[in-house]
RNA sequence: AGAGUUUGAUCCUGGCUCAGGACGAACUUUGGCGGCGUGCCUAAUACAUGCAAGUCGAACGCUUUUUCUUAUCACCGUAGCUUGCUACACCGAUAAGAAAUUGAGUGGCGAACGGGUGAGUAACACGUGGGUAACCUGCCCUAAAGAGGGGGAUAACACUUGGAAACAGGUGCUAAUACCGCAUAUCUCUUAGAACCGCAUGGUUCUAGGAUGAAAGGUGGCGUAAGCUAUCACUUUAGGAUGGACCCGCGGCGUAUUAGCUUGUUGGUGGGGUAAUGGCCUACCAAGGCGAUGAUACGUAGCCGAACUGAGAGGUUGAUCGGCCACAUUGGGACUGAGACACGGCCCAAACUCCUACGGGAGGCAGCAGUGAGGAAUAUUGGUCAAUGGACGAGAGUCUGAACCAGCCAAGUAGCGUGCAGGAUGACGGCCCUAUGGGUUGUAAACUGCUUUUGUACGGGAAUAAAGUGACCUACGUGUAGGUUUUUGCAUGUACCGUAAGAAUAAGGACCGGCUAAUUCCGUGCCAGCAGCCGCGGUAAUACGGAAGGUCCGGGCGUUAUCCGGAUUUAUUGGGUUUAAAGGGAGCGUAGGCCGUGCUUUAAGCGUGUUGUGAAAUGUAGGCGCCCAACGUCUGCACUGCAGCGCGAACUGGAGCACUUGAGUACGCAGGAAGUAGGCGGAAUUCGUCGUGUAGCGGUGAAAUGCUUAGAUAUGACGAAGAACUCCGAUUGGGAAGCCAGCUUACUGUAGCGCCACUGACGCUGAUGCUCGAAAGCGUGGGUAUCGAACAGGAUUAGAUACCCUGGUAGUCCACGCGGUAAACGAUGGAUGCUCGCUGUAUGCCUUUAAGGUAUGUGGCCAAGGGAAACCAUUAAGUAUCCCACCUGGGGAGUACGCCGGCAACGGUGAAACUCAAAGGAAUUGACGGGGGCCCGCACAAGCGGAGGAACAUGUGGUUUAAUUCGAUGAUACGCGAGGAACCUUACCCGGGCUUGAACUGCAGGUGAACGAUCCAGAGAUGGUGAGGCCCUUCGGGGCACCUGUGGAGGUGCUGCAUGGUUGUCGUCAGCUCGUGCCGUGAGGUGUCGGCUUAAGUGCCAUAACGAGCGCAACCCCUUUCAUUAGUUGCCAUCAGGUCAUGCUGGGCACUCUGGUGAUACUGCCACCGUAAGGUGUGAGGAAGGUGGGGAUGACGUCAAAUCAGCACGGCCCUUACGUCCGGGGCUACACACGUGUUACAAUGGCGCAUACAGAGAGUCGGUUCCGGGCAAUCGGAAUCUAAUCAAUAAAGUGCGUCGUAGUUCGGACUGGGGUCUGCAACCCGACCCCACGAAGCUGGAUUCGCUAGUAAUCGCGCAUCAGCCAUGGCGCGGUGAAUACGUUCCCGGGCCUUGCACACACCGCCCGUCAAG
Repeated sequence: AGAGUUUGAUCCUGGCUCAGGACGAACUUUGGCGGCGUGCCUAAUACAUGCAAGUCGAACGCUUUUUCUUAUCACCGUAGCUUGCUACACCGAUAAGAAAUUGAGUGGCGAACGGGUGAGUAACACGUGGGUAACCUGCCCUAAAGAGGGGGAUAACACUUGGAAACAGGUGCUAAUACCGCAUAUCUCUUAGAACCGCAUGGUUCUAGGAUGAAAGGUGGCGUAAGCUAUCACUUUAGGAUGGACCCGCGGCGUAUUAGCUUGUUGGUGGGGUAAUGGCCUACCAAGGCGAUGAUACGUAGCCGAACUGAGAGGUUGAUCGGCCACAUUGGGACUGAGACACGGCCCAAACUCCUACGGGAGGCAGCAGUGAGGAAUAUUGGUCAAUGGACGAGAGUCUGAACCAGCCAAGUAGCGUGCAGGAUGACGGCCCUAUGGGUUGUAAACUGCUUUUGUACGGGAAUAAAGUGACCUACGUGUAGGUUUUUGCAUGUACCGUAAGAAUAAGGACCGGCUAAUUCCGUGCCAGCAGCCGCGGUAAUACGGAAGGUCCGGGCGUUAUCCGGAUUUAUUGGGUUUAAAGGGAGCGUAGGCCGUGCUUUAAGCGUGUUGUGAAAUGUAGGCGCCCAACGUCUGCACUGCAGCGCGAACUGGAGCACUUGAGUACGCAGGAAGUAGGCGGAAUUCGUCGUGUAGCGGUGAAAUGCUUAGAUAUGACGAAGAACUCCGAUUGGGAAGCCAGCUUACUGUAGCGCCACUGACGCUGAUGCUCGAAAGCGUGGGUAUCGAACAGGAUUAGAUACCCUGGUAGUCCACGCGGUAAACGAUGGAUGCUCGCUGUAUGCCUUUAAGGUAUGUGGCCAAGGGAAACCAUUAAGUAUCCCACCUGGGGAGUACGCCGGCAACGGUGAAACUCAAAGGAAUUGACGGGGGCCCGCACAAGCGGAGGAACAUGUGGUUUAAUUCGAUGAUACGCGAGGAACCUUACCCGGGCUUGAACUGCAGGUGAACGAUCCAGAGAUGGUGAGGCCCUUCGGGGCACCUGUGGAGGUGCUGCAUGGUUGUCGUCAGCUCGUGCCGUGAGGUGUCGGCUUAAGUGCCAUAACGAGCGCAACCCCUUUCAUUAGUUGCCAUCAGGUCAUGCUGGGCACUCUGGUGAUACUGCCACCGUAAGGUGUGAGGAAGGUGGGGAUGACGUCAAAUCAGCACGGCCCUUACGUCCGGGGCUACACACGUGUUACAAUGGCGCAUACAGAGAGUCGGUUCCGGGCAAUCGGAAUCUAAUCAAUAAAGUGCGUCGUAGUUCGGACUGGGGUCUGCAACCCGACCCCACGAAGCUGGAUUCGCUAGUAAUCGCGCAUCAGCCAUGGCGCGGUGAAUACGUUCCCGGGCCUUGCACACACCGCCCGUCAAG
């Protein structure tokens, strides 16, 4: 930092999607360790159980228990003895006292902190900065003063009553730091006065008079006591600190489809209330207050420091930590108190749960754990007060689910490890390719050596305790400080350290078509599935599933949800509006925004300096501490903000004074379809009356409806009515736009030019608002000639609720109102300034009167510039400034709902659900058009002959069948593959056989033959029998053949949509491209376009193109003419010989002919036209004349055209069969349909007799002649030709004869009989001959095919295949030999240019609506 996706491709607009980061996450899968932090986002849902707020006996009375002391009593023991006394010891009781202690109570302080949650709240709730001269503040600190003297109760307790209980009551006793009077008063309040100050109310100080407080308590020391003293409490006042309260400026959500809200509302006065201001409350008075800078209403939401993201500006979030607020089951209320309207207090109401004796009671986990429920989802009913902090206490200390620790969870983050080095036969195995060599997994493994973090075992072992407590000592006046000593550790025997053994205890997840790093095989076959977007899958899937390999990350990896980014896709930074979404239909104008020149001033904005604040944490820089890091800590900076105080004065703003160029006014000139109202005019139309006149008129593509003998249409005259204004008339004028057109009058408005007299910024824009606003429409009243929705009829059509025609109502016209929309368009808002030119035109002015200058308007072209391009270009879409309006993917939809307007029609405003990955703009190349221009072709036309009707042949479809093998199917399949199916062919069917196989081949072993006449079984294949039966040699062997084994085989099985090769077609059409240059952002264009010409992109000219290639043409072959050369098998003019006759023979090569080599034709010549290319000519010459005729030759490409069955070949499939051999059958079937042909329907003919003239090709397993037999097919014999040597009747034609228009002497199908030939074999299923039979058919509907000259038509001849032939087919050869073409309007096909396009699978396209089914 970008990428994918709209298209055949391009540029743009524009949406969708991806790569990044984040997370209180969840899910899938996998899981070694410790550190640090996190952990109900949902039900502010309901809660069992335990704990979370107590403490003080140094405030008080009582009580329980223990110990001690004293006193008394009783019992027992010992000793002394004076025998009943003393002393001692023990046990028990009572009383008093002391020291502890227990329980509840009175009292004090705390419980308003700490902890939880985010329901409510759009608010002075929060943040930030101020204010309080309008306030409070327990405990704490400082200072001053004080603490005198009394009193009466009450709980506990005792007795007792009621009640199930909770609890409540009665009587009696008692204490206090509990409570209540009295005294004192700096202070408070009040009255009066004075001084000073401030920012409005006001404040401060001083003086003089009237109303309120104490615990005199606790403990310690001294003292006999009185009392003194220390300390802790206590009271008042002043101040501080801390914590709060209130007020104000500014800031931070959505909806205007919420536009008006408000009655304590806004203000005032008096009063009340409060710590305090205040409508906070109340009485009275006034009628205000808020709101488009968004009031009110509705929805949503705790706010912030900050967190995430981002380059930043921003956007999103408000978990953990910190600040503030609010809440504590829901709603309300106050009490106590310094502080609450109080989470673990009270009262009331409600819901829920629990107890109950049914009368009544109890409770509140949004504290810590925990449970149910909800949910995709979130932990232990743990330990300790050791530290930090808090409450109480003089203190020891007690309490503390705050806190500190531990437990659970990969839920996050940073770190560590799962080994390191060597090791190539590059092992086995897997996978893949293959030319069989190999490649990859892969130094990976095995193996050798080393290490031991971590884990395990054993041993040692902290810091956190700075501090506090108790005791003692020292210092000074208390109480503090110092010292010595003692004691206090949950976590924890943890961190950490050491030792030992041992690679030992530890790797997965996702992805691999593009985006996006990483590919192959197999399976599957639009199935199963994948997918974030584009999309993948229909038999060769790098996209599905598996495997191998690879890539990325790694104790994690992916998926999902959400946020930011990318997205400049809401654009302040940083977008747009002619055509992509988007300029309001136009004007006037309110608020608002913006605003000319000079000077003076001010200092609000602005700049700068400084002060305060911007909590800490966070961020950031540096340092330090945990081994490092995360983490923690210290210091600095930042926190871009807000506020105060100075300074500055360019710019913006405010104030003042001037100015004239913006704007306006006056005066002059000239203009115009500008508006409103009135008057007038002619032509046309229709109607009426009268006349002329007669049969149609009218209308259309053609008609009909309609009008008309009751006189139409036409024509003449007169009259009536309404509407519109011909020519002029013009990218001419006017107007804000809509719009405005006969002439004229009146009134009204505006722009322009000239002049430079006046005002002196008076200006521009303009939300809301107001006005105008085409046509159609609506209301009322007129009018109605024409035209004419609706409607009627006639046509058209498959239908025709349309287009066309005949009629015709509303309307069209006028007046007054409504409505308020249009492609209301220049698809371009208004204003102002600046920025090259050329050329028209309207109006005015100037002068040097001209191709002149200037101003305003209206057009065309163009430079720079702009634009995605088309295009715009002083009339901007350029360059700048100001203001307004509008846009943010397509569809849904300008729809629904709501509101506003309207008589209605409808208009204005204006969504969402859902759905798609596009929709769109401009331009490009093609294809297409019942678009245009030019041109060509047997394309049409003009002709000739056919097909389509009949019979037959042949092919195809269909049907049938055991099989009727397969393929070819518009043109471009159908006498096609097949140039020849009786068996074979043959691929199909039935049956019988074989399995390394019918054919081919490598290797190994064996054999010597292989082969095989004959005979037998069999349908045959096959099996059996078996006479006969090798070659070469260097003597090693080899060849050849067979048998056995083994490896290959074989397949006309599938895929022509995996392919090669070949072929058809467009089309023998004139096209298809490239290099360099140039143009274009680009796709592309140019060249190849234009003019002329050509059969031709053939050539010439022109030209930002210049050249070139594949095609065209030419070169090649045949044919046509001549020359030359060579003459055998050809020929015979001359010479000779011979025959019935014949080049038959000698001879010759002149001619014909054959083979070779050349020549010729090039628009070369002439005339005309044309610049040229070229064209024209009954032109000349010439055998041939304008590519002479024909053939071969087929550009880039199109049809996934045809062929896997001609061949080759990838993949798949079969392997005692989908291979192979054999016999038989089938491919030849037959209600039918089609194509291609043959023969005919006859006299231009049939038949008979006679007779003339070719070319090309084949031939020894052959072609034939002659002679003989047969009516003939053909047979027998002889002969000739391996071919310019032999052999062949050409036919139509011509001559003569016959037939006479008939189903015939036409036609020959079908059928019967008899034969011939080929062949192993003519039954299915051959051809030919003879005799007999003699069908349909009398020229063929719609429609359709071929052909432009030696052509069509017609006539015969030959060849391939082949034993024979179903050949009427195919390929060739010659004979005879026409007609017609005006021409390019139309049909078909094609080429070039141009135009339109929403097509690109390209019009057999795309696409809209209705109906039906699923």
Source information:
Predicted 3D model of a 1414-nucleotide RNA (small-subunit ribosomal RNA) from an uncultured bacterium. Model confidence (mean pLDDT): 82 of 100. Rfam family: Bacterial small subunit ribosomal RNA. Gene Ontology terms of the family: ribosome and structural constituent of ribosome.